[in-house]
Context: one part of a larger RNA
RNA sequence: GCCAGGGAGUUCAUUGUCGUGGCGAGGUUAAGGAGUUCAACUCCGGAGCCAAAGCGAAAGCAAAAGGUCCGCAACCCGAAAGGGUGAGGGACUGGGUGUGAAUAGCGCCCGGAGUCACGGCGAUGAGACCCGAAACCGGGGCGAUCUAGUCCGGGGUAGGCUGAAGCCGAGCUUUGCUUGGUGGAGGGCCGAACCAGUCUUGAUGUGCAAUUCGGUUGGAUAACCUUGGGCUAGUGGCGAAAGACCAAUCAAGCCCGGUGACAGCUGGUUCCUCCCGAAGCUGGCCGCAGUCAGGCCCAGCGCGAGGCAGCCGAUGGUGUAGAGCACCGAUUGAUGAGAUAUGGGGGGAAACCCUCGGUUUGUCUGUCGAACUCCAAAGCUGUCGGCGUCGAAGACCGCUGGAGACGGGAUGCGGGGGGUAAGCUCCCGCUCCGAGAGGGGAAAAACCCAAACCGGGGUUAAGGCCCCUAAAUGCCGGCUAAGUGUUAACCUUAAAGGGCGUCCUUGUCCUCAGACAGCGGGAAGGUAGGCUCAGAAGCAGCCAUCCUUUAAACAACGCGUAACAGCGGACCCGUCGAGGGUGGGGGCCCCGAAGAUACACGGGGCUAAGCCGGCUGCCGAUACCUCGGGGCAGCCGAAGUCAAGUAGGCUGAUCCGGUAGGGAGGCGUCCGGCGUGGGCGGAAGCUCGGGCGUGAGUUCGAGUGGACCGCGUCGGAAUGAGGAUCCUGGU
Numbered sequence: 001g002c003c004a005g006g007g008a009g010u011u012c013a014u015u016g017u018c019g020u021g022g023c024g025a026g027g028u029u030a031a032g033g034a035g036u037u038c039a040a041c042u043c044c045g046g047a048g049c050c051a052a053a054g055c056g057a058a059a060g061c062a063a064a065a066g067g068u069c070c071g072c073a074a075c076c077c078g079a080a081a082g083g084g085u086g087a088g089g090g091a092c093u094g095g096g097u098g099u100g101a102a103u104a105g106c107g108c109c110c111g112g113a114g115u116c117a118c119g120g121c122g123a124u125g126a127g128a129c130c131c132g133a134a135a136c137c138g139g140g141g142c143g144a145u146c147u148a149g150u151c152c153g154g155g156g157u158a159g160g161c162u163g164a165a166g167c168c169g170a171g172c173u174u175u176g177c178u179u180g181g182u183g184g185a186g187g188g189c190c191g192a193a194c195c196a197g198u199c200u201u202g203a204u205g206u207g208c209a210a211u212u213c214g215g216u217u218g219g220a221u222a223a224c225c226u227u228g229g230g231c232u233a234g235u236g237g238c239g240a241a242a243g244a245c246c247a248a249u250c251a252a253g254c255c256c257g258g259u260g261a262c263a264g265c266u267g268g269u270u271c272c273u274c275c276c277g278a279a280g281c282u283g284g285c286c287g288c289a290g291u292c293a294g295g296c297c298c299a300g301c302g303c304g305a306g307g308c309a310g311c312c313g314a315u316g317g318u319g320u321a322g323a324g325c326a327c328c329g330a331u332u333g334a335u336g337a338g339a340u341a342u343g344g345g346g347g348g349a350a351a352c353c354c355u356c357g358g359u360u361u362g363u364c365u366g367u368c369g370a371a372c373u374c375c376a377a378a379g380c381u382g383u384c385g386g387c388g389u390c391g392a393a394g395a396c397c398g399c400u401g402g403a404g405a406c407g408g409g410a411u412g413c414g415g416g417g418g419g420u421a422a423g424c425u426c427c428c429g430c431u432c433c434g435a436g437a438g439g440g441g442a443a444a445a446a447c448c449c450a451a452a453c454c455g456g457g458g459u460u461a462a463g464g465c466c467c468c469u470a471a472a473u474g475c476c477g478g479c480u481a482a483g484u485g486u487u488a489a490c491c492u493u494a495a496a497g498g499g500c501g502u503c504c505u506u507g508u509c510c511u512c513a514g515a516c517a518g519c520g521g522g523a524a525g526g527u528a529g530g531c532u533c534a535g536a537a538g539c540a541g542c543c544a545u546c547c548u549u550u551a552a553a554c555a556a557c558g559c560g561u562a563a564c565a566g567c568g569g570a571c572c573c574g575u576c577g578a579g580g581g582u583g584g585g586g587g588c589c590c591c592g593a594a595g596a597u598a599c600a601c602g603g604g605g606c607u608a609a610g611c612c613g614g615c616u617g618c619c620g621a622u623a624c625c626u627c628g629g630g631g632c633a634g635c636c637g638a639a640g641u642c643a644a645g646u647a648g649g650c651u652g653a654u655c656c657g658g659u660a661g662g663g664a665g666g667c668g669u670c671c672g673g674c675g676u677g678g679g680c681g682g683a684a685g686c687u688c689g690g691g692c693g694u695g696a697g698u699u700c701g702a703g704u705g706g707a708c709c710g711c712g713u714c715g716g717a718a719u720g721a722g723g724a725u726c727c728u729g730g731u
Stems, first nucleotide, its partner, number of pairs: 001731006011126013026050003032044004054061002064093001067092004074085004094110006129268002132265001136258002139256004148232009157222001159190003162186001166182007194219003199215002202213002234250001236246002271666006281294005296404001297402006306390003310387009322375001323373002328369003333364006340358001343356005408433003412430007438449003453629007463619003466604003472616001474615006485606002497591003501588010518575005524548003529543003554569001557568003630656002632652005667720001669717010685704008
């Protein structure tokens, strides 16, 4: 891991509510007792409890046997419209009581329905659906054979080195010093046994070993090591102190008990079908993994006619976006005026003058604001009307019971706060996922299409139609040469800035009186302009930049020389013969463009099978249409000992996705009462096969097996397993 068996909302008490039944202004017995086959059951037992009256803290006081109106269902009249009666219901009125001065107002209550039993679902208390801690106990015991400290009786420490005091001798400068011996001190030195455990972060690391092995290392006459026997015990010991150690257990040992500790936390929680179907929000809480109330979901009941997301119109509200500077605050320049106790600079011997600046104020001009507004949308919102939509198959509203949920998410569309930003964070509106399958996007929670009761047939949506792969190698017109691209978006990014790449468009200039480009020729004279300078001749620099001859030719645009020379250019002519130059805008394309094995349009591949515009077909979903069936809902509704709103019938354009969760109806297992059957001429169980049912399941046949087992109905449960690192066994 697999298989088999076991394995989780139970029981009692009290209580709320709903259902069914009995009795009913009443209902009911409890303990106990009698009878009885230790039964079932029947009878007795009225103590007590609930109800029948409320209000008030209390003293205390104490209510409609129906006075008025509306009106649903139902019944009656009517052809209909409508009308009448109108249980229950509603609105008044009246009454009780408390407050109060009140005959006021207000609060609670009053025109009789309860109670007992059983059942369903909850609540509370109990172990309370099951398993699970670490812990706690001033509960009781067991431990110092490990280890810590200590006591008593014992044992152990090769060898070598050093050489204190004291003592003896010698010398000398003699109350002493030096020196030679002797001596054998020391928590002395080196180093085995022995003890330790430094480094190797070696070996080992399912080991030889739950701490070992190898090498290396520290101590080794001492605060040394060690054997045996004692002592100290769990809020206690012992500790040269590390919270160390106290039997592989220590920030409070181990065993048993309290004990089924508690767990707002994790995991698990067993058959089927049908109907509805959430929330992750608001407020409180030692509250933030929880819980309570409201909102949101479900079921039942009551009432009886309106309700409301959306759109349009009318009429009110608002101060956001934007805008503006009229206020408040910030802020540019110009200019005028005023007062300057005035500040800086300049002039002057001084008086004073000039200039710059500051402050107040006017005009013009320029610019801003979440906490500015002379203005001011779109929106949002109140009320009314219309359309729409839901509603007698009962909405809206109300009452009762049961929940779940109170961690949300989105790369979506729109609006904001924070942040450089984020698959970021905090909010708002809608939608979606959550709890939503199907088709498309290669794959993919929330992007596109589209809401799946079951089965058959057809048509479309998004998206596609060369092959993988269903459908066009479809048609028309352009563009691209980069494999650009073949990617709706996200995933999987591309920019600023550039491009005599190419296409389209729009200005403007030149052009058969010949443009543009190419080729051929000319490009002169005064003059080497003047100055400067060694030189300066078009071309180092400064100044000027005229005249003549001309078709044209600069007192020179560039190269060049020491300076000249020389070569081009402007400008002109010829040749040639038809477009050329220069701006603006748009489309596609190119560069900008860097990542680690191979290359990534889904792939093959494609020059269209790419991009743009247009056209016609086709393919393609659980969507839509259609046929059949089922559920559910509404209405109608028998027969008849009993059986029932059942069997059956009709209708449904509109209903039948679904997690948490609520509700309804069933299947199966075991046991019992009653009734009724089967079985050795073969029961249950098992194996294989044929049917039925939406399903849980059920039935028939054959074989096997060898003794019990069904069906109907009522009742009772230790009643359904694949999960819990589940338990036990097998393998």